[in-house]
Background
The prediction has a mean pLDDT of 82. The RNA shown here (transfer RNA) has 72 nucleotides and comes from Chloropicon maureeniae. The RNAcentral record of the sequence draws on ENA. Rfam family: tRNA.
RNA sequence: GCCCAAUUAACUCAGUGGUAGAGUAACGCCAUGGUAAGGCGUUAGUCGUCGGUUCAAGUCCGUCAUUGGGCU
Numbered sequence: 001g002c003c004c005a006a007u008u009a010a011c012u013c014a015g016u017g018g019u020a021g022a023g024u025a026a027c028g029c030c031a032u033g034g035u036a037a038g039g040c041g042u043u044a045g046u047c048g049u050c051g052g053u054u055c056a057a058g059u060c061c062g063u064c065a066u067u068g069g070g071c072u
Stems, first nucleotide, its partner, number of pairs: 001071007010024004018055001026042005048064001050062003
C1' cells in the first nucleotide's frame, strides 16, 4: 500500500427496513437469627463519525475513525 471483519448498556453479546433487547454488573426490596446463594424490581443506549437511499434505517449504500486478521 491492498483486501476482509468488527464497532449496540459499565462488561460479554443478540437484534430479517416498522416500539432497541438478554445475561453479568450496580442499586433497591423480599427472604434469613445473620451472611452467602435465591426471588422480585429499578437504573443504565445521541446503536463509533458524517452523509445518502427510504413514508420509515441499529439494519441498506458511501466516507472517515478505531480495533483485529490476511496479502505483498